A computed fold for a 72-nucleotide RNA from Clydaea vesicula, annotated as transfer RNA.
The same sequence occurs in records of 2 taxa.
NCBI's taxonomy places the organism under Eukaryota, Fungi, chytridiomyceta, Lobulomycetaceae, Clydaea.
Rfam family: tRNA. Gene Ontology term of the family: triplet codon-amino acid adaptor activity. By type it is a transfer RNA.

[in-house]
RNA sequence: GCCCUAGUGGCCAAGUGGUACGGCGUUGCUCUCGUAAAGCAAAGAUCCAAGGUUCGAUCCCUUGUUAGGGCA
Numbered sequence: 001g002c003c004c005u006a007g008u009g010g011c012c013a014a015g016u017g018g019u020a021c022g023g024c025g026u027u028g029c030u031c032u033c034g035u036a037a038a039g040c041a042a043a044g045a046u047c048c049a050a051g052g053u054u055c056g057a058u059c060c061c062u063u064g065u066u067a068g069g070g071c072a
Base pairs, nucleotide, nucleotide: 001071002070003069004068005067006066007065010024011023012022018055026042027041028040029039030038048064049063050062051061052060
């Protein structure tokens, strides 16, 4: 220098055109003498950035950026 893959709540992670599934964690409640465990409930992501296409973009296109990998 070129090519490929990935970036989604605090962490992990699904979704791939119609405002985001789930797990762990957090908070509250129940239970307990108390704690843990268990059960129930709640909060928490404008989906890496900018632009474009579209009635509508996390998803498609372009550029950039960060991380990982490959070739030279």